Transfer RNA from an uncultured Myxococcaceae bacterium, 73 nucleotides, folded computationally.
Its mean pLDDT, the model's own confidence on a scale to 100, is 80.
It matches the Rfam family "tRNA". Its family is annotated with triplet codon-amino acid adaptor activity in the Gene Ontology. The family's RNA type in Rfam is transfer RNA.
[in-house]
RNA sequence: GCCCACCUAGCUCAGUAGGCAGAGCACGUCCUUGGUAAGGACGAGGUCGUCGGUUCGAUCCCGAUGGUGGGCU
Numbered sequence: 001g002c003c004c005a006c007c008u009a010g011c012u013c014a015g016u017a018g019g020c021a022g023a024g025c026a027c028g029u030c031c032u033u034g035g036u037a038a039g040g041a042c043g044a045g046g047u048c049g050u051c052g053g054u055u056c057g058a059u060c061c062c063g064a065u066g067g068u069g070g071g072c073u
Base pairs, nucleotide, nucleotide: 001072002071003070004069005068006067007066010025011024012023013022019056027043028042029041030040031039049065050064051063052062053061
């Protein structure tokens, strides 16, 4: 220098033919216990890497750009 994949909650990751964004763990409150752990109920937490475009509407499609990983030379 060229090519490919990925970027979504604190962490690990789903997600959709474009139509209100999810799980597990972690976190908070409560229940249960003599007390812990385990278990159960409820809850909080996200400008979906960034900037533009298309669209009535974009996490999803298009362009640019940053980052991470891999391959080739």